[in-house]
RNA sequence: AAUACAUAUCGGCAAAGCUACUGAAAAGUAGUGACGCAAAACUAUAGGGACUACUUCCUCGAAGGAAAAGUCAGCCAGUUGCAUAU
Numbered sequence: 001a002a003u004a005c006a007u008a009u010c011g012g013c014a015a016a017g018c019u020a021c022u023g024a025a026a027a028g029u030a031g032u033g034a035c036g037c038a039a040a041a042c043u044a045u046a047g048g049g050a051c052u053a054c055u056u057c058c059u060c061g062a063a064g065g066a067a068a069a070g071u072c073a074g075c076c077a078g079u080u081g082c083a084u085a086u
Stems, first nucleotide, its partner, number of pairs: 002086003012037002017032006035074001041079003047076002049072003055067004
C1' cells in the first nucleotide's frame, strides 16, 4: 500500500417502540431501549433514488394532480478511517 471481514483484541454506533420538544408534513433533537451494522464515520446543487407538500400552479363543489428551496446517508453512491490476517 492492496485485499478479505474467516478469527481474535480494544472498543464504537444504535433500529422499532415509548416519553418530551421542534416542524404544515416528511422528519429531526434529547432520554429510554437494542433490531442490527467492519465503516450504521463524514458528504444532500458532486451523482442516482426515495419521502413529504407549508407554498405555487392545474382541476375545482369537495376530493384530487404536478412541483422542493424541506427531509432521508441504517437505499445505492462519493470521501475518509481502526484492528487482525494474507